[in-house]
RNA sequence: GAAAUAAUAACGCUUAAUCCUUAGGAGCGGGGGAACCACUAAUUGGGGCGAAUUUCAGAAAUGAAUAGGAAAACUCUUUCAUUCCGAGCCCGUCAGCUAACCUCGUAGGCGUAGAAAGAGGAGAC
Numbered sequence: 001g002a003a004a005u006a007a008u009a010a011c012g013c014u015u016a017a018u019c020c021u022u023a024g025g026a027g028c029g030g031g032g033g034a035a036c037c038a039c040u041a042a043u044u045g046g047g048g049c050g051a052a053u054u055u056c057a058g059a060a061a062u063g064a065a066u067a068g069g070a071a072a073a074c075u076c077u078u079u080c081a082u083u084c085c086g087a088g089c090c091c092g093u094c095a096g097c098u099a100a101c102c103u104c105g106u107a108g109g110c111g112u113a114g115a116a117a118g119a120g121g122a123g124a125c
Base pairs, nucleotide, nucleotide: 011111012110013109014108018026019025020024027106028105029104030103031102032101037096045094046091047090048089049088054065055064056063057062068085069084070083071082074120075119076118077117078116079115080114
């Protein structure tokens, strides 16, 4: 000097997953659920959350692609570049849309710092 590990504080990313407050609420998300409309199906079961769907190869493990999704110095949008993700879980024969209404979640995991344009806001002089 560099790298790694651990702790504390701050900042930032993914995500609905934040804030207030001591009993719980607010905010942000998800599901069920009329009329009208839509669907004519029915074990090849069907459906939900999520960006995470599909194709090819392989006995499988897995690999290569792909719909789609994410990214750091005020916020939002757009373009180029670069780097990543493209999983998993749940309901249990049952659910189209859906006002009233009913109900559930508010975890977890990490350390993404390139350039240009527009709009809005903040601060300083």

The prediction has a mean pLDDT of 79. The RNA shown here (c-di-AMP riboswitch aptamer (ydaO/yuaA leader)) has 125 nucleotides and comes from a Clostridia bacterium. The sequence was found by an Rfam model in a public genome assembly. The organism belongs to Clostridia, within Bacteria.